[in-house]
């Protein structure tokens, strides 16, 4: 990179180094020398992992559930900031559904 599955309206820092630029793409519309990206410390959360302890189950295995952990990842401004397609309600601003795209896990090529 491709392809499968889940998830995506919660949640996290007056910290240190450095020093312009950042929010994935389009259009907006924010953040930004009262410090952007980065990094390294904190911190959030629990997708995979470990532990118990409960249900099926005939049973090693095994499937669920409910709890701890935090070892592997991620994440730490605004819903995934909104939006691009489609369908709806609305007089009309504006709302709502659902792909789509885009991220993260885990899994396969």
């Nucleotide at each position: 990179c491709u392809c499968u599955u889940a998830u995506c309206c919660a949640g996290a820092g007056a910290g240190g180094c450095u020093g312009a630029g950042g929010g994935a793409c389009u259009g907006g519309c924010c953040c930004g020398a009262u410090g952007a990206a980065g990094c390294c410390c904190g911190g959030c959360a629990a997708c995979c992992u470990u532990c118990a302890a409960g249900u099926c189950g005939a049973a090693u295995u095994g499937a669920c559930u409910u709890g701890a952990a935090a070892g592997g990842u991620g994440c730490u401004a605004a819903u995934u900031c909104c939006u691009g397609c489609a369908g709806g309600a609305g007089a009309g601003a504006u709302c709502c559904u659902g792909a789509c795209a885009g991220a993260u896990a885990a899994g396969a090529g």

This is a predicted structure of a 109-nucleotide RNA (SAM riboswitch aptamer (S box leader)) from Sediminibacillus terrae. The coordinates come from a structure-prediction model, not an experiment, and the mean pLDDT is 86. Lineage of the source: Bacteria > Bacillati > Bacillota > Bacilli > Sediminibacillus.